[in-house]
Context: one part of a larger RNA
RNA sequence: CCCAUGGAGUUCUGAUCAAUGGCGAGGUUAAAUGCUUUAAGCAUGAAGCCGUAGCGAAAGCAAUUGUCCGCAGGGCGUCAGCCUGAGGGACAUGGUGUGCUCGCCACAAGUCAUUGGUGGGAGACCCGAAGCCGGUCGAUCUAUGCUUGGGUAGGUUGAAGCCUUUCGAAAGAGAGGUGGAGGACCGAACCGGUUCUGAUGUGCAAAUCGUUCGGAUGACCUGUGCAUAGGGGUGAAAGGCCAAUCUAGACGGGAAAUAGCUGGUUCCUCCCGAAACUACUCGCAGGUAGAUCUCAGGGGAGGUAGAUGGUGGGGUAGAGCACCAAUUAGAUAUUUAGGGGGCGAAAGCCUUCGAUAUUUUGUUAAACUCCGAACCUGCCAUCGCUGUAGAUCCUGGGAGUGAGGGCAUCAGGGGUAAGCUCGGUGUCCAAAAGGGGAAAAACCCAGCCUGAUGUUAAGGUCCCAAAAUACCGACUAAGUGUCAACUUGAAGGGAGUUCGUGGUCCAAGACAACUGGAAGGUGGGCUUAGAGGCAGCCAUCCUUUAAAGAGUUCGUAACAGAUCACCAGUCAAGAUUGCGGGCCUCGAAAAUGGACGGGGCUAAAGCCGGUUACCGAUACAUCGGGAUUCCGAAAGGAAAUUCAGUAGGGAGGUGUCGUGCGUGGGUAGAAGCUGGGCUGUAAGGUCCAGUGGACCGCGUUCGAAUAAGGAUCAUGGG
Numbered sequence: 001c002c003c004a005u006g007g008a009g010u011u012c013u014g015a016u017c018a019a020u021g022g023c024g025a026g027g028u029u030a031a032a033u034g035c036u037u038u039a040a041g042c043a044u045g046a047a048g049c050c051g052u053a054g055c056g057a058a059a060g061c062a063a064u065u066g067u068c069c070g071c072a073g074g075g076c077g078u079c080a081g082c083c084u085g086a087g088g089g090a091c092a093u094g095g096u097g098u099g100c101u102c103g104c105c106a107c108a109a110g111u112c113a114u115u116g117g118u119g120g121g122a123g124a125c126c127c128g129a130a131g132c133c134g135g136u137c138g139a140u141c142u143a144u145g146c147u148u149g150g151g152u153a154g155g156u157u158g159a160a161g162c163c164u165u166u167c168g169a170a171a172g173a174g175a176g177g178u179g180g181a182g183g184a185c186c187g188a189a190c191c192g193g194u195u196c197u198g199a200u201g202u203g204c205a206a207a208u209c210g211u212u213c214g215g216a217u218g219a220c221c222u223g224u225g226c227a228u229a230g231g232g233g234u235g236a237a238a239g240g241c242c243a244a245u246c247u248a249g250a251c252g253g254g255a256a257a258u259a260g261c262u263g264g265u266u267c268c269u270c271c272c273g274a275a276a277c278u279a280c281u282c283g284c285a286g287g288u289a290g291a292u293c294u295c296a297g298g299g300g301a302g303g304u305a306g307a308u309g310g311u312g313g314g315g316u317a318g319a320g321c322a323c324c325a326a327u328u329a330g331a332u333a334u335u336u337a338g339g340g341g342g343c344g345a346a347a348g349c350c351u352u353c354g355a356u357a358u359u360u361u362g363u364u365a366a367a368c369u370c371c372g373a374a375c376c377u378g379c380c381a382u383c384g385c386u387g388u389a390g391a392u393c394c395u396g397g398g399a400g401u402g403a404g405g406g407c408a409u410c411a412g413g414g415g416u417a418a419g420c421u422c423g424g425u426g427u428c429c430a431a432a433a434g435g436g437g438a439a440a441a442a443c444c445c446a447g448c449c450u451g452a453u454g455u456u457a458a459g460g461u462c463c464c465a466a467a468a469u470a471c472c473g474a475c476u477a478a479g480u481g482u483c484a485a486c487u488u489g490a491a492g493g494g495a496g497u498u499c500g501u502g503g504u505c506c507a508a509g510a511c512a513a514c515u516g517g518a519a520g521g522u523g524g525g526c527u528u529a530g531a532g533g534c535a536g537c538c539a540u541c542c543u544u545u546a547a548a549g550a551g552u553u554c555g556u557a558a559c560a561g562a563u564c565a566c567c568a569g570u571c572a573a574g575a576u577u578g579c580g581g582g583c584c585u586c587g588a589a590a591a592u593g594g595a596c597g598g599g600g601c602u603a604a605a606g607c608c609g610g611u612u613a614c615c616g617a618u619a620c621a622u623c624g625g626g627a628u629u630c631c632g633a634a635a636g637g638a639a640a641u642u643c644a645g646u647a648g649g650g651a652g653g654u655g656u657c658g659u660g661c662g663u664g665g666g667u668a669g670a671a672g673c674u675g676g677g678c679u680g681u682a683a684g685g686u687c688c689a690g691u692g693g694a695c696c697g698c699g700u701u702c703g704a705a706u707a708a709g710g711a712u713c714a715u716g717g718g
Stems, first nucleotide, its partner, number of pairs: 001718006011122003015118009026050003032044004054061002064092001066091004073084004093106005125264002128261001132254002135251003143228004148223004152218001154186003157182001161178007190215003196210001198209002230246001232242003267653006277290005293398006302386003306383009318371001319369002325364002329360007338353006404429007412421002434445003449625007459615003462599003468612001470611004475606001481601002492586003496583010513570005519543003524538003549564001553562002626643002628639004654707001656704003660700006672691008
């Protein structure tokens, strides 16, 4: 993992609500007793309980059938309405308490049973702790102690003591022997378990194997017997060990401990359909109340999301500086407290920085406002929508929820970061299918009863792949692009190209190119070794001219030389410059090779603008069918806009097992099993064939240990 079987809201009790039934100002028996066809049933049994009166702490006192409105219904009607009016509402009145004003109560409906919903007590839907308590059993493992035994190859070192000898006055010292001490040394058995962080790691093994390593006469190792027991032991102390169990052993018991936590919780269809907010909470993974959902009853006429108008409210966006708080640059006047400077013996004076006021100029503000929208909002009216096919509303039964999330927008926090966080508004997902976005919770289109046909939406129309290789006019050469957004691409550059709009020059010839000229005073003056247009400083005139600077660049030691400005000729029609728009380009870096969804695409299959077709959904339309709610006696209609749905509420059914009554089938083949046909919206039902070989249905009543795919479910098998 698979299969089979089992497997989870039950029962009792007391409470409350609804439905149904009995009796009704009453209702009902309990224990018990009797009868009986003896687990059934029938009868008796009024004790008790609930109701019939409340109020008050108590003593105690002790209650309406009065008036009005009015729904349904009934009656009348000339169809406008009128009369009556159960139930209902309002006002009075009454009881009581201390109360004309306040509280509670009063104009009689209950009670018993059955069934169902819910919550309380019980194990209380099922499985699941770690723990707590009392009792019992354990020291054959292990810790420590005691009793009595056992074990320790071999080698090394050579303490004290003793002997001999030498020296010494002696104390003593040296040398050579002897001797054999030691929690001494090396190293087997034995005990241990350091390293490889080796092997193994469904192992040889629930701690082993190999290598290496520590101790090995000692606080050594070990056999046997005995002792210490669970808040206790033992511990050279690690919370170690106490039978593979130890920060409190094991076993069975209290016991189905408790679990606001996790998991699971079994047939079908129909109607409606949430919440993740507010408040409180030893509260934050939970509850309770409200809001929100559902069902039933009551009631009987208005209700109101939208639009417009009227009349009020508001101080935001923006703007402004009149207040407040900041703030740029000045001007004028006043003041000199203070700092710097000056003069003076000092008093003091002058100047500057400043201070105050006025004024000019330029700004800022969530906690500034002389102003001030859009917009929001109270009330009223009209329209719209909705409501006697019964709304808004009221009462009661049942809930779930109380971890929300994305997007758009307005703000706060953060870094005008976050798939961030906290709020407001809206929407969607949650609980929403279908089409599009390659794929996809919430982006775009669009709200799925069922069958069919057509038309469109978003988005698309070269191929994958339904539909234009459609049309008109531009742009792009970068494969830019082929991305609505999510799922980027900036500042700043570009004689890339294109469009628009200005200035200037130009057939009296522009611009570019080529040819020629580019002179004289003069080598201007100064400086300097030199300075001749061209190191530097000063000045920058005049003449001849078509034109030519006291010289633009190169060059020379300085000259020379080349070149330019400027002019003419040749040529021939635009040239040049500024600003702005479009597309494009650089800026442009990430880890396996690689993504416009892919192929591929260039007068596009890219981009911009325009046009016409077509494709495209459960949308819309049409034709059939079904269901729901409502009207109606029915037939038949209505809902111009009913039928998505998690948690959840409500309604109706299917199947299994038994039971009473009724009625059937079966060896001429029951149940069960296998395969098929028909049928019902479905759970299901039924028929046929085969298999099988003895029981099994249907209708109705009542009653359940009543439905399996899930629980790391249990047991068994694979």